[in-house]
RNA sequence: CUCCGACAACGGCACAGCUGGUCAAAGCCAGUGUCGCAAAGCCACGGGUCCUCGCUUCUGCGCGACGGAUGACCCGCCACGAAGAUCCAAGAUCGCCGAGCUGCCGAA
Numbered sequence: 001c002u003c004c005g006a007c008a009a010c011g012g013c014a015c016a017g018c019u020g021g022u023c024a025a026a027g028c029c030a031g032u033g034u035c036g037c038a039a040a041g042c043c044a045c046g047g048g049u050c051c052u053c054g055c056u057u058c059u060g061c062g063c064g065a066c067g068g069a070u071g072a073c074c075c076g077c078c079a080c081g082a083a084g085a086u087c088c089a090a091g092a093u094c095g096c097c098g099a100g101c102u103g104c105c106g107a108a
Stems, first nucleotide, its partner, number of pairs: 004106002012037002017032006035095001041101002045098003048093003055084004059079002062077003067074002
């Protein structure tokens, strides 16, 4: 120095939950907390996974210039509503995996 990872030593990080903030959402930030982690440090490069403001359809609890039409109806807007598609996009996730970079200690 490289590989490797001890019932070693000094330490480190912080799952879930709860509180507050942010956000369309996934998620993220701070505090608390401590399931675990030898990279649970950084990185969105490759894969996987997650979300859907927007989009489509239906619905009408609505509105409209006392709109159009002989009438059943039609048009435009709206959503406190329901369902669906997409993920080729945008976003997220490194405590899902791989790759890359950096790092404490030194038993076998």